Notes: A computed fold for a 163-nucleotide RNA from a Candidatus Binataceae bacterium, annotated as glmS glucosamine-6-phosphate activated ribozyme aptamer.

RNA sequence: UAAGCGAGAGUAGCGCCAGGACUCGCGGCGCCCUUGAGGCUCGCGAGUUGACGAGGUGGAAGCAGCAUCGAAGAAUUCGGCGGAUGGCUUCCCGGUUGCACAAUCGUUAGAGGCAAACAAACUGCGCGGGUGACCGCGCGACAAAAACCGCCUCCCGUGCCAG
Numbered sequence: 001u002a003a004g005c006g007a008g009a010g011u012a013g014c015g016c017c018a019g020g021a022c023u024c025g026c027g028g029c030g031c032c033c034u035u036g037a038g039g040c041u042c043g044c045g046a047g048u049u050g051a052c053g054a055g056g057u058g059g060a061a062g063c064a065g066c067a068u069c070g071a072a073g074a075a076u077u078c079g080g081c082g083g084a085u086g087g088c089u090u091c092c093c094g095g096u097u098g099c100a101c102a103a104u105c106g107u108u109a110g111a112g113g114c115a116a117a118c119a120a121a122c123u124g125c126g127c128g129g130g131u132g133a134c135c136g137c138g139c140g141a142c143a144a145a146a147a148c149c150g151c152c153u154c155c156c157g158u159g160c161c162a163g
Base pairs, nucleotide, nucleotide: 014082015081016080017079019078020049021048022047023046024045025044026043027042028041030040031039032038033036052070053069054068058092059091060090061089062088063087093106094105095104096103098160099159100158101157110154111153112152113151114150124139125138126137127136128135129134
């Protein structure tokens, strides 16, 4: 280093980095000034950063591909790649009435409206790692929307069987 076997952890708003930005080291031409262990700039090497959580998966196949929600910020959370529980179609299973179809949904298993609740990062304090960019841990405070729940309204069909 490769392959195999075994164990553990994690597992998707998730992973990654060829661009950019930034840092450190070495080197180069020139320019600038406040003349310095200076700044700007270029190359090479090694690195850092590159989305903050909430919510989300019946099974299989196919298609497309910026796939829900808000927070922060106004600086790069830029740019890009891969994937993905989202979307559409088909089949199967299941809930909604015993069965079938239709409709609608996915085990919290109908739709709409209203109200309410809940987070992390950022930040503060303390601590740790790194020359540095930066990273990590603990505690505290502020603060969300969607889904669920609650309330209201609406929908709850057709056929058949049994009583």